[in-house]
Molecule: Bacterial RNase P class A
Organism: Phycisphaerales bacterium
Parts: sequence; structure tokens; C1' cells
RNA sequence: AGAGUGGGUCGGGCGGCCGCCGGCUCUUCGGGGCCGGAGGAAAGUCCGAGCAGGACAGGGCGCGGUGAUGGCUAACAGCCACCUUUCGAUUUAUCGAAACGGGAUAGUGCCACAGAAAAUAUACAGCCGACGUCCCGAGCAAUCGGGACAGGCAAUGGUGAAAUGGUGCGGUAAGAGCGCACCGCGGGAUUGGUGACAAUUCCGGCAUGGCAAACCCCACCGCCUGUAAGACCAAGCAGCCGGUGCCCGGCCCGGGCAAUACCGGCGGGUAGGUCGCUUGAGCCAACUGGUAACGGUUGGCCUAGAUAAAUGGUCGCUCAAGACAAAACUCGGCUUAUAGACCCACUCUUUUG
Repeated sequence: AGAGUGGGUCGGGCGGCCGCCGGCUCUUCGGGGCCGGAGGAAAGUCCGAGCAGGACAGGGCGCGGUGAUGGCUAACAGCCACCUUUCGAUUUAUCGAAACGGGAUAGUGCCACAGAAAAUAUACAGCCGACGUCCCGAGCAAUCGGGACAGGCAAUGGUGAAAUGGUGCGGUAAGAGCGCACCGCGGGAUUGGUGACAAUUCCGGCAUGGCAAACCCCACCGCCUGUAAGACCAAGCAGCCGGUGCCCGGCCCGGGCAAUACCGGCGGGUAGGUCGCUUGAGCCAACUGGUAACGGUUGGCCUAGAUAAAUGGUCGCUCAAGACAAAACUCGGCUUAUAGACCCACUCUUUUG
């Protein structure tokens, strides 16, 4: 210098003119002035919460979710650290990456094709045929050799994603954890660690492979619906009540009829309006505790709030020529999209000293 991987920050800038939304303020009520005005993902709506309404004594069934350990957090399926497993690299005990992480001895089920056999085993090729039976041959005999059968074996080959621990030595007729050593596996003890777990040591020849993102079992968690939630105020029209007129001889009470024009009241509630609505598990800086996630103290800051929905248009200058995309109750995460620029760490290559 180049390339790659991982992480972080930014996501055109400046100015003129004309507009839009909100707040404050002035006003002669026409309007004017000042200030603020999308994102890192505002997206997908996949998790976790706040808030609101509905349902709800308690318990159970059912359904859904999560699943190693410790911590962080309001909470989480998130984050951090660690363990384990797997993969890669080399320096062979280190580094890096990833997650598939309760239970396969509760039960049920599945394991295509191939293969003898896919799970309380089995025998296709193969090996043996010691012991036992028969036949043939040799031998005086003991016995030996050959063949067949009954039978023994699972080492070797072959199949498969997977074949009932692996390697070696012994052993045997041939074989086999049959015996032994090491490795692996299971169990116990001790030590270290908060813990998952690890190390050491002893015991067990090892006793039924895999799949739970198959049903299922265990532990824990979980009601349903989303701000168009929901709360409040409330025209007009219709409705109800009272006032009004007439009748019951007059008056009061009471009743009936008429009118539904006018006045007053009523509750529900439409149009419309207000709240919810943005000060919040908030942001920034310094110091500080912690390996880290994250926390604490102090100081500073206010940073869209619309409701048919604003955040735009145009011109000029400039640079590297501007990607993905735009709030709609609010936060914490995850996932996905993203031209380009800058910074940090690591790896590789090349050049120079």
C1' cells in the first nucleotide's frame, strides 16, 4: 500500500425565495415575529413490558411458549460471562467461529433405499468343524489324514446416515471383554469452582443404537383484545316530562282531549371538540463500581405530536453526486433492507528500510 473478516460512527453540506404542522408572543383580528419539526432502521409486527378495556372466587382439564450454568434487566425467546459439544487453524494446548444445550431405562411410535439383520437381534459371503455321528484311506495297534453332517463363531468382506465400544497383545478348533493394557463409556469418592463442570483416583467388562423441530414425560411461565384502547364535554333532528288551551257548574287536587307551534327541563348520544399524546425504565458529559452486559453519583438538556393526517417545492454554489426508506400510544430487544464515507481491532499478500 492492497484485500478480507468483525465491531463502531455518519447517512450530503451551505444559502435565497415560496409553502405546511406545532408551541410562545404581538395584533388595527387582516395578519406578523421567534423557536422546533422523521429513522437507524420510523419497516416486519417476531418476542418482552408499561398503559387501557373486557373477563375472572379458588382449583383442575385443555392449549401455547421456554429449557446447560451464573449474572444483567422493569421484563424477555434479549444481552454479558462461563461450561459443554461441534467445526476450523496451528504452536498439541492454545486460538477463533457456531449453537444443536431437560428426559431415549415412564410409555407409544418411526428409522426410506440397500442389507442377513434397523433393535429384548441376526448370519449373506466367510472362518472353524475342537467335542459328537457317519464314510473312505493308512497303520498290528494307539492313532493319523481326507470328506460329509450335526454344530460353533461374529474376527474379515459386503450394505447403510447409523450394525450392539476402539486399538494392541494374549487366548482359541475358529472366534469373542473371553482375559489383560491404554483410550472411550457408566457409577462412587476426593479436590477445585457460587454453579454448569473439570481434574485425580477407585470400581464395573460394558448391561436395550438413533430420532423428542414425532407424540409424550418433567420443570417453569402464560387470561383475551389493542390508543380506531379508552375517558370526558356536547350542537341539530327525533323521544320523554313540565309549562299552554278546552271539558268535567266555579276554585284547588285529579282526570280526559287537542295542539306538537313556543318556552323550560331530562337522559342516552350523532356531528364536532378536549384528553389519552409525548418528561420518558429519557438523552448527553464527567467521575466511578464491574472481565463484561450493566449499575451508581454529580451536572446539563427538552428533542415532532398530526387526525385525512405537516416535515415539502424551486433556484444557486459545493463535494465523494447522496442508498434503504418515512412517525401515528410509548419503551426494551430481535430480524430484514441499506449507495457511499470515516474510525478501531485482527488476518493475509506485496514493496521499502